[in-house]
This is a predicted structure of a 1477-nucleotide RNA (small-subunit ribosomal RNA) from an uncultured bacterium.
The prediction has a mean pLDDT of 85.
RNA sequence: GACGAACGCUGGCGGCGCGCUUAAUACAUGCAAGUCGAGCGAGAACCAUGGCUUCGGCCAUGGGGACAGCGGCGAACGGGUGAGUAACACGUGGGUAAUCAACCCCCGACACUGGGAUAGCCCGGGGAAACCCGGAUUAAUACCGGAUGCUCCGUCUGGCUCUCGGGCCGGCCGGAAAAGGGUAGCUUCGGCCUCCGGUCGGGGACGAGCCCGCGGCGGAUUAGCUUGUUGGUGGGGUAACGGCCCACCAAGGCGACGACGGGUAGCUGGUCUGAGAGGACGACCAGCCACACUGGGACUGAGACACGGCCCAGACUCCUACGGGAGGCAGCAGUGGGGAAUCUUGCUCAAUGGGCGAAAGCCUGAAGCAGCGACGCCGCGUGCGGGAUGAAGGCCCUCGGGUUGUAAACCGCUUUCAGCAGGGACGAAAUUGACGGUACCUGCAGAAGAAGGCCCGGCCAACUACGUGCCAGCAGCCGCGGUAAUACGUAGGGGCCUAGCGUUGUCCGGAUUUAUUGGGCGUAAAGAGCUCGUAGGCGGUUUGGUGAGUCGGGUGUGAAAUCUCCACGCUCAACGUGGAGGGGCCACCCGAUACUGCCAUGACUAGAGUCCGGUAGGGGAGUGUGGAAUUCCCGGUGUAGCGGUGAAAUGCGCAGAUAUCGGGAGGAACACCAGUAGCGAAGGCGACACUCUGGGCCGAUACUGACGCUGAGGCGCGAAAGCGUGGGGAGCAAACAGGAUUAGAUACCCUGGUAGUCCACGCUGUAAACGAUGUGUGCUAGACGUUGGGGAGCCUAGCUCUUCGGUGUCGCCGCUAACGCAGUAAGUAUCCCGCUGGGGAGUACGGCCGCAAGGUUGAAACUCAAAGGAAUUGACGGGGGCCCGCACAAGCGGUGGAGCAUGUUGUUUAAUACGUCACUAACCGUAGAACCUUACCAGGGUUUGACAUGGCGCGUCAUCCUAUGAAAGUAGGCUUCCCCGCAAGGGGACGCGCACACAGGUGUUGCAUGGCUGUCGUCAGCUCGUGUCGUGAGAUGUUGGGUUAAGUCCCGCAACGAGCGCAACCCUCAUCCUAUGUUGCCAUCGGGUAAAGCCGGGAACUCUUGGGAAACUGCCGGGGUAACUCGGAGGAAGGUGAGGACGACGUCAAGUCAGCAUGGCCCUUACACCCUGGGCUACAAACAUGCUACAAUGGACGGUAUACAGAGGGAUCCGAGACCGCGAGGUGGAGGCAAUCUCAGAAAUCCGUUCUCAGUUCGGAUUGCAGGCUGCAACUCGCCUGCAUGAAGCCGGAAUCGCUAGUAAACGCAGGUCAGCUAAACUGCGUUGAAUACGUUCCCGGGCCUUGUACACACCGCCCGUCACGUCACCUGAGUUGUCUGCACCCGAAGCCGGUGGGGUAACCGCAAGGAGCCAGCCGUCUAAGGUGUGGGGAGCGAGGGGGACGAAGUCGUAACAAGGUAGCCGUAUCGGAAGG
Repeated sequence: GACGAACGCUGGCGGCGCGCUUAAUACAUGCAAGUCGAGCGAGAACCAUGGCUUCGGCCAUGGGGACAGCGGCGAACGGGUGAGUAACACGUGGGUAAUCAACCCCCGACACUGGGAUAGCCCGGGGAAACCCGGAUUAAUACCGGAUGCUCCGUCUGGCUCUCGGGCCGGCCGGAAAAGGGUAGCUUCGGCCUCCGGUCGGGGACGAGCCCGCGGCGGAUUAGCUUGUUGGUGGGGUAACGGCCCACCAAGGCGACGACGGGUAGCUGGUCUGAGAGGACGACCAGCCACACUGGGACUGAGACACGGCCCAGACUCCUACGGGAGGCAGCAGUGGGGAAUCUUGCUCAAUGGGCGAAAGCCUGAAGCAGCGACGCCGCGUGCGGGAUGAAGGCCCUCGGGUUGUAAACCGCUUUCAGCAGGGACGAAAUUGACGGUACCUGCAGAAGAAGGCCCGGCCAACUACGUGCCAGCAGCCGCGGUAAUACGUAGGGGCCUAGCGUUGUCCGGAUUUAUUGGGCGUAAAGAGCUCGUAGGCGGUUUGGUGAGUCGGGUGUGAAAUCUCCACGCUCAACGUGGAGGGGCCACCCGAUACUGCCAUGACUAGAGUCCGGUAGGGGAGUGUGGAAUUCCCGGUGUAGCGGUGAAAUGCGCAGAUAUCGGGAGGAACACCAGUAGCGAAGGCGACACUCUGGGCCGAUACUGACGCUGAGGCGCGAAAGCGUGGGGAGCAAACAGGAUUAGAUACCCUGGUAGUCCACGCUGUAAACGAUGUGUGCUAGACGUUGGGGAGCCUAGCUCUUCGGUGUCGCCGCUAACGCAGUAAGUAUCCCGCUGGGGAGUACGGCCGCAAGGUUGAAACUCAAAGGAAUUGACGGGGGCCCGCACAAGCGGUGGAGCAUGUUGUUUAAUACGUCACUAACCGUAGAACCUUACCAGGGUUUGACAUGGCGCGUCAUCCUAUGAAAGUAGGCUUCCCCGCAAGGGGACGCGCACACAGGUGUUGCAUGGCUGUCGUCAGCUCGUGUCGUGAGAUGUUGGGUUAAGUCCCGCAACGAGCGCAACCCUCAUCCUAUGUUGCCAUCGGGUAAAGCCGGGAACUCUUGGGAAACUGCCGGGGUAACUCGGAGGAAGGUGAGGACGACGUCAAGUCAGCAUGGCCCUUACACCCUGGGCUACAAACAUGCUACAAUGGACGGUAUACAGAGGGAUCCGAGACCGCGAGGUGGAGGCAAUCUCAGAAAUCCGUUCUCAGUUCGGAUUGCAGGCUGCAACUCGCCUGCAUGAAGCCGGAAUCGCUAGUAAACGCAGGUCAGCUAAACUGCGUUGAAUACGUUCCCGGGCCUUGUACACACCGCCCGUCACGUCACCUGAGUUGUCUGCACCCGAAGCCGGUGGGGUAACCGCAAGGAGCCAGCCGUCUAAGGUGUGGGGAGCGAGGGGGACGAAGUCGUAACAAGGUAGCCGUAUCGGAAGG
């Protein structure tokens, strides 16, 4: 895009079309084929006249003409359907000299004379009926005899001619015709004429039969078929040819160019689609065919094997008196049924057409019309113009507004269609109109009666809100939905189409995705394992002929309709009418001859082949020979082990192994040479010799003369494994056994070991049989090897050049998706074979082959939205290279064990608030949980609220007092603010009350967010612009060579530059200079104290705070192109001087909604707020981080209460001296807003004494008593002191952490938070102050390059098979059910044909008897249905069996992807739960 459609929602009008695609299922009822009295006889009702009458009526004549009959024509058309049919059925073009033809037309010639019946009617009979029988009688255009014969037919025969069974002209013999009827006119009533009809013959037209060429479905898992079969002769039969049929004879005919059998199917014009070529279809309309309940058969006829005829058989239905009968809607309507689905039991013969008739006319479900159905196509309408405050309502909102939207309202206008009314056709040439009071015209009223469907994530045009929360649902594909869904549902809005819109189904297109136009095959699917060769296809140079192919022109045909164009008619269009055009692989005629074919068994030699001479070779087959080695046997020497592995063990060995020497046996394989070297078609071939044998290459001339290439089928060859028979058996070695390994180990490793491996003969026929590359030939730059021959040159053990053949590497053009190929093509051209998404599956079934194993050929159901190739970037590897890091190593000290502290899990609880979970959670948020904090729990309370803003009213609060209460609170009392203004009053602040907007939420979402933070990681990386390369992803730069702590720098380079990172700039510390000089300092001078910078003073020093200097590989030396590096000097400091701050692109949906902020959601007398009390402090257990220890490098005591810091804090604060207390602390208050005063005693240390190795004078937990301090308050639940108590613990398993120098370790001090403190934490500060680093193999992390990859959520990846469960389809299966069909036989209806005794019989013959002919009967051939037996095909069901596919998180292992941890894979054999070995 299309449709004979269906379904969902919706539906105003008209025109034109279309309407059982399924059950060729069954059919009630009505109708669909009759007509002719001008072929014929008879003749009812009724009428008229006459007659008779028993008054019922009857008879005669005339009219009338129903029903039925005889006869004629029609009924073979028209109408329906598509079951069958793969066929001369259809289409197209021919043939018929092999034919027919009623009615129609033309021509010619005729129609004479006789005869006998019969239906009907009547009578009788049978039957339920259908219907039948007998008798009598009768007519014809019914039937029959005879005559005539233009002519026709048949036998025979003559001539001419042809396209040869023909035509024309003849001859003899024989045969064959007929029908009459009617009207008008004329009539001498005999008839004539006219019209219709009849007979014979010739021709035409329409039509039909038969024959032939060509064309048009799929499958080879259908490969052979055939006996009337193929042909002949002779007959029969037909309108006609013919095995169409029969007898005889011969043995043929068809088939890979697809016979035969099976499946499917009516064919065509055309229709739909497509740019076309094609593909699909064959409704309506038209042509042909076939069929008419199923099967068979003939009759009649011009025509049938006959839809509305007959006979028979069968199934079914109906009637029946049970004896017997009737029927066939695939005609029009209609019914049941089937189905997703398809109409009225309508009107009329008015038109068109058909039948009959002379005609009038009759008949006509053909046809013309109407009805129903949006089923399709086409047309029309549902209004038009104005109308902004952009109304209301709806929806959204950032609350400003936006949108619906000129849309509505409102104003003005119009009236198509529908409605009502009036008129009213064409279609008809005279009459006749179903349609139809229709089309059309006119008038009237009124915007009046008339809009929906689908869609809005991308493809694809159209976006928001709410609801929902992997639910409900959507979905054509991709995919949406797990709390912010433009994807579900609803709404608003929008988009598209519009009386329709969507969905489903089907076909074509897109799809160059079956490729003729117009594809491919190294790796994506695809080259057969290889050769030979049949058919077929293709084929060198040249001459002549022919003209088949080919090309040009013409003629015929290609029905109409359809299609295209033009014109015309319905108001337009759809639709219709007219004209033109187009259409064939068709037929014939004429012409051309380049190419192909054919002929000339023409010619040629460049292809191919032969002869001759050389030559290389693991080419093949057979026979023989040889040495090395392994093993075994014998003997000698010799002694305790050998062997084997990652390490072992099994095994062998004192009965003497291994080792070693000598001898022997036997089998198999042939080291070195050996080489991308050689040979062969491939498989494959390797010691040496001989025999036989195939092929190649080179060089020459001579010969043959296209003899060539490929190759469906076919024949043959064909590794290993395997099979059969017979040998052989040293080594090796499936299976098997044992030992190890392991969670297991049916494996990898080890020790043994049988088939087998070897030989002969036979089979098998497969491999990753690979160059994953079929064969042959021609052409298309080069370079360098190597191998076999030939030639030439030269300065000849050789070198160089060249040529032919083979085999390699690199490389242009070209090709390729890329990788790559590239004269050995994957380039270019030609011949042949195979491919068409993955899985199922190389499986099943069937066939063929095989002894078997199995091979070969080779599907489908079902299922998936991929499977796959090449390359790219990453990531990863039990891959490689280089390099770094307290990463290891080297060291020092810890943790893990104990007690305690703290945090966490878990458990408990009314609550034990929340978050955080490897590293990167766990002394973390928390730099302070007794109340508060506090978010949790219980109870008591409040509701505009504890807090903010706004309105109204009242008031002046607060504070304090009283009562009550656990408190919050409640009730009462006292008291009473500021500004302006004279006052009244106003304003503000504050409080109270009221009502509403609102407040409030540590409720939820860190996976909606901001901000901040952790981690990789202070690792050296991450990118960009331009250029270049690549189809592209992307690459280059950034790689490489060096160097560095560093992508730091240098050099090189299709790159050149740049940015974020690194470094530096900043801060602190270390040296010096300068300035400054108090509260700090005190060298010098002076004063002064018990002592003291205490004082005067000083400005030197230290120090404070500013400013500056200094370090840059600058200098020297070695190395290096350079960068740089090593060493040295100087220097306070040396190669980044030490430390800090500083954290690239990014990763982890890392952490935090409970710090804060914030979107959405949720609560609103509560999820808010206040209060009291409790809880966060629980305690079988586990983990993490610490403290204190286990002691002698120590504890205790003493030493003028002993020496020496730094950095900090201090006003609700630090608090001195003094006094009291054993002490915690108390009293008291100088001084200090701090270089001034104070916290403040630093401690380890040092000196001395003691303890003497012990659960202790170690260790201090725990507990008791007594106190102190803070605080409203230390019970739950604070810290401190004194006295007493004195637990575990004697250095810590596996494992694990920190640290490279002022570091570790050890020691104390201060601070923040804070009333106090569970701080043993954290943040800082100083004091004392080490050891070690060979080195980068290993562990961990990281950087760069490279490699492999089946990974990309990226190895915590991916992924295989068994088993278990569920679902589905398939295969098999004892069988079973129905179906189709072959063969053999039985039976055999009707009927044609043949035969036939007897029977019957009007026409003809015959005087008659009788005969001819005919009929029935009987017999026979053929034969439908049926039956029996036996095969074959396909289908359904089937206990059970088998594998397959799919399914959410099942079980067992780990086979594959990285060297996947035993490289993997292919064929085969074998073994094993399974992958697999």